[in-house]
The RNA shown here (Fluoride riboswitch aptamer (crcB RNA motif)) has 44 nucleotides and comes from an Acetobacteraceae bacterium. Its mean pLDDT, the model's own confidence on a scale to 100, is 82. Rfam family: Fluoride riboswitch aptamer (crcB RNA motif). Gene Ontology terms of the family: response to fluoride and positive regulation of gene expression.
RNA sequence: GGGGAUGGGGUUCCCCGGAAUCGCCCUUUCGGCUGAUGACCCCU
Numbered sequence: 001g002g003g004g005a006u007g008g009g010g011u012u013c014c015c016c017g018g019a020a021u022c023g024c025c026c027u028u029u030c031g032g033c034u035g036a037u038g039a040c041c042c043c044u
Base pairs, nucleotide, nucleotide: 001016002015003014004013007043008042009041010040011039012038023033024032025031
């Protein structure tokens, strides 16, 4: 510096250095469901 399944803010934890990371069901290019957080709290 980047990331932790949908926006923003505070605190905090973990992971990655070109990688880390990108939920679940299904008849799988169709269709369906949950959650705005990694965790706690707040706003929309």